[in-house]
């Protein structure tokens, strides 16, 4: 000068389970049978694009996503490394 974080619009979107307890109310209904499918409500990181600032400094960066909370179970996504 650039590019990325951070910030704002836009599409897109993985994963969203079981038990117990709290509660008016903390998903619902059918299935299945171990913690799963399926529609709905409802939540979601991250991807892409487009913009504005910025290059001091500040914040991020020592991980993130679903549930009021505890224990548990199964996945994603983001970095790093290798291998095709």
């Nucleotide at each position: 000068g650039c590019c990325a974080u951070c910030c704002c619009g836009c599409g897109u979107g993985a994963c969203u389970g079981g038990c117990g307890a709290u509660u008016u109310g903390a998903g619902g209904u059918g299935g299945g049978c171990g913690a799963c499918c399926a529609c709905c409500g409802g939540g979601g990181a991250g991807c892409g694009c487009g913009g504005a600032g910025a290059c001091c400094a500040u914040a991020u960066c020592c991980g993130c996503c679903g549930c009021u909370c505890g224990c548990c179970u199964g996945g994603g996504c983001a970095u790093u490394u290798c291998u095709c």
Molecule: ZMP/ZTP riboswitch aptamer (pfl RNA motif)
Organism: Phenylobacterium sp.